Source information
This is a predicted structure of a 398-nucleotide RNA (Bacterial RNase P class A) from a Thiotrichaceae bacterium. It was read from a public genome assembly, where an Rfam model found it. It matches the Rfam family "Bacterial RNase P class A". Rfam links the family to the GO terms dimeric ribonuclease P complex, tRNA processing and ribonuclease P activity. Lineage of the source: Bacteria > Pseudomonadati > Pseudomonadota > Gammaproteobacteria > Thiotrichaceae.
RNA sequence: GGAGUCGGUUAGGUAAUCGCUGUAUUCAUGUAAUGCAGAGGAAAGUCCGAGCUUCACAGGACAGGGUGCCAGAUAACUUCUGGAAGGCGUGAGCCUAUGGAAAGUGCCACAGAAAAAAUACCGCCUUGAAAGUGCCUAAACGCACUUCUUGAGGUAAGGGUGAAAAGGUGUGGUAAGAGCACACCGCAUCUCUGGCAACAGAGGAUGGCAGGGUAAACCCCACCUGAAGCAAGACCAAGCAAAGCGCUUUGAUUUUUCUACGGAAGAUUCAAAAGUGUUGUUCGCACUGCGCUUGGGUAGGUCGCAAGAAGUAUUUGGUGACAAAUAUUCCAGAUGAAUGAUUGCCCUGCUGAAAUACAUUUUGGCAGACAGAACUCGGCUUAUAACUGACUUCUCAC
Numbered sequence: 001g002g003a004g005u006c007g008g009u010u011a012g013g014u015a016a017u018c019g020c021u022g023u024a025u026u027c028a029u030g031u032a033a034u035g036c037a038g039a040g041g042a043a044a045g046u047c048c049g050a051g052c053u054u055c056a057c058a059g060g061a062c063a064g065g066g067u068g069c070c071a072g073a074u075a076a077c078u079u080c081u082g083g084a085a086g087g088c089g090u091g092a093g094c095c096u097a098u099g100g101a102a103a104g105u106g107c108c109a110c111a112g113a114a115a116a117a118a119u120a121c122c123g124c125c126u127u128g129a130a131a132g133u134g135c136c137u138a139a140a141c142g143c144a145c146u147u148c149u150u151g152a153g154g155u156a157a158g159g160g161u162g163a164a165a166a167g168g169u170g171u172g173g174u175a176a177g178a179g180c181a182c183a184c185c186g187c188a189u190c191u192c193u194g195g196c197a198a199c200a201g202a203g204g205a206u207g208g209c210a211g212g213g214u215a216a217a218c219c220c221c222a223c224c225u226g227a228a229g230c231a232a233g234a235c236c237a238a239g240c241a242a243a244g245c246g247c248u249u250u251g252a253u254u255u256u257u258c259u260a261c262g263g264a265a266g267a268u269u270c271a272a273a274a275g276u277g278u279u280g281u282u283c284g285c286a287c288u289g290c291g292c293u294u295g296g297g298u299a300g301g302u303c304g305c306a307a308g309a310a311g312u313a314u315u316u317g318g319u320g321a322c323a324a325a326u327a328u329u330c331c332a333g334a335u336g337a338a339u340g341a342u343u344g345c346c347c348u349g350c351u352g353a354a355a356u357a358c359a360u361u362u363u364g365g366c367a368g369a370c371a372g373a374a375c376u377c378g379g380c381u382u383a384u385a386a387c388u389g390a391c392u393u394c395u396c397a398c
Stems, first nucleotide, its partner, number of pairs: 001394010012346007020038007027030001040370001044381002047379005052229004059283004064225005069083005084098001085096004099220002104218002106214003121159002123155007130147006167185006186209001187207005192201003233303004242294006249272004254267005275287004310329008347368009
């Protein structure tokens, strides 16, 4: 000097004038005066979690959903911290959808004999037949060899296909082969040592011992889990107007009408059933009506609304995320939606001119990222400018 990795800070500053919102005080009560405060690190996405509110005086089971190595932090989380395993990178470092494939089902194109209790295409070995050649013989029989001919048996070592094909390497053995046998490795079970644990080990013993992958396929296992959401919800004021239709069964009381005197229809009350609400189903619980159509009134005000799982500093504990103690501070609350506008100076970058002692000075212009709170908080993800710390690696010089 180049390239890279992991972090941190800031988000232009300052003054004046005018304007807006909240709040406190003052009085001369006025759209008054004065003081104080007033949009982010992501306010974005609405992805996750919670606080809070209502259902509701009420839960239980199943379904559905979520998480998935271990140990911690946290109010909680799919977040964060520290480890283990696997993978990427020369490295600093980074990634992880990381429980189970022997509970079951499914899928793995094409190629290949065969893609999972799957399988013999080429090949190797043994043997029969056929043909040919040679030897022996008087001839036959017999023996040996060859064949790109053909049948039977053995084989999974070699070759081929493929992302993946009966654990790997070597030695022996075999008709040829094979954990067939042995050594080492791998694997399974038990145990030892270290570690809280995941897990690790040239540990030990026994055993020839699993015929792949995929669960970001269905599924199994473990743990967790109500729903809706501030347009939640609470209160005050004002105002109106109701009408029609449908849905209920049984029993009893009272009563009206009709009657052919057998009863029928309607209304009312009570009980049971039914019904409504409670995310879906069901049990339970509560209520006593439920549903549809047409029409009318209101859409105003106050609260919720910001003092909090709050911020900052120091100390202590911890590898760390964080926790505790002490001190200190109050840092928006709008409601068609305030938090702004102008000017000057300073800062950073680009650019022009002049002077010049070549060190610089003066002066003009332009620009200053991503982007606006709406119940609050903890995270994650995405967008983006400037400054800066530590570390890794390459090159060059000393």